[in-house]
RNA sequence: GUACGAUAAAGGCAAAGCCAUUGAAAAAUGGUGGCGCAAAGCUAGAGGGGCUAAACUUGAAUGAGUAUGCCAGCCAGCUACCGAA
Numbered sequence: 001g002u003a004c005g006a007u008a009a010a011g012g013c014a015a016a017g018c019c020a021u022u023g024a025a026a027a028a029u030g031g032u033g034g035c036g037c038a039a040a041g042c043u044a045g046a047g048g049g050g051c052u053a054a055a056c057u058u059g060a061a062u063g064a065g066u067a068u069g070c071c072a073g074c075c076a077g078c079u080a081c082c083g084a085a
Stems, first nucleotide, its partner, number of pairs: 004083002012037002017032006035073001041078003047075002049071003055066004
């Protein structure tokens, strides 16, 4: 240095639920909370996948299609702390 990941040390992040705010929604942000996480750090202006459908298109219609809206705690890519075996 690369790989790997302890019942190590020092620290870190924070699921669901609840409250508030924003949003058409998905969801996000803050508070609370703590399920978990060795990348649960970053990337959705270009890898795959997933969610939503305001608007638009379509339909006689309940509807259907589409991201220009989202998800990195689905995989992936990039970067990084510590050091037992």

A computed fold for an 85-nucleotide RNA from Paenibacillus prosopidis, annotated as c-di-GMP-I riboswitch aptamer. The coordinates come from a structure-prediction model, not an experiment, and the mean pLDDT is 89. The model forms 95% of the base pairs in the Rfam consensus.